[in-house]
RNA sequence: CCUUUGCAUCAAGAGCCGGGAAACCGGCACCAACCUGCUGCUCCAGCAAGGUGGUAGCCCUCACGGGCGAUGCGGCUGAAACAGGCAACUAAAGGAGGCCCA
Numbered sequence: 001c002c003u004u005u006g007c008a009u010c011a012a013g014a015g016c017c018g019g020g021a022a023a024c025c026g027g028c029a030c031c032a033a034c035c036u037g038c039u040g041c042u043c044c045a046g047c048a049a050g051g052u053g054g055u056a057g058c059c060c061u062c063a064c065g066g067g068c069g070a071u072g073c074g075g076c077u078g079a080a081a082c083a084g085g086c087a088a089c090u091a092a093a094g095g096a097g098g099c100c101c102a
Stems, first nucleotide, its partner, number of pairs: 006073005015028005029055003034051003037047003041097004057068004075086003
């Protein structure tokens, strides 16, 4: 990078500048919370640092719904593989249950 399978989401939210016919690329910002990280452990609820994604979903149906498509299921490093290694705010902060200690 590509393919297959499985699970979750596509409701809402959030943009400007430069290049380009567009797709997209670069910069800064914002939205969101899928993965990693943080709140001692688990769950709930949060934070938003690391990695993505996004700031324009399409078609069919009277409707329910269906189909297609899209995104995520951490990152970097290690020649490949293996053994490994590294960073994740000098920020803030819970509820319940359990563990340990006194």